[in-house]
Molecule: c-di-GMP-I riboswitch aptamer
Organism: Rhodocyclales bacterium
RNA sequence: UCCUGAAAAAAGCUACCCCGACCGAAAGGCGGGCGCGCAAAGUCUCAGUCUAAAGGGCUCCUGCCUCAAGACCGGGGGGCCGCCAGG
Numbered sequence: 001u002c003c004u005g006a007a008a009a010a011a012g013c014u015a016c017c018c019c020g021a022c023c024g025a026a027a028g029g030c031g032g033g034c035g036c037g038c039a040a041a042g043u044c045u046c047a048g049u050c051u052a053a054a055g056g057g058c059u060c061c062u063g064c065c066u067c068a069a070g071a072c073c074g075g076g077g078g079g080c081c082g083c084c085a086g087g
Base pairs, nucleotide, nucleotide: 002087003086004085005084012038013037017033018032019031020030022029023028036074042080043079044078045077046076048072049071050070055066056065057064058063
């Protein structure tokens, strides 16, 4: 440096759900608890998904439609970084 693997050890993260007098228009995020699980369930991004405040269009007059620059991504693709063991 490359490949394989999670059996062990040391670390790490954390699903669902709950709480919050926090942020946000919402999606969602953040903090705490919990831990299904994860060899990348680290990070960035493509695809995809979610929301629709502002904008635009319509309108039976307060609704409808559309839209991401907002957000998510632990099923898919790619880049970068990374513990241990064996080869």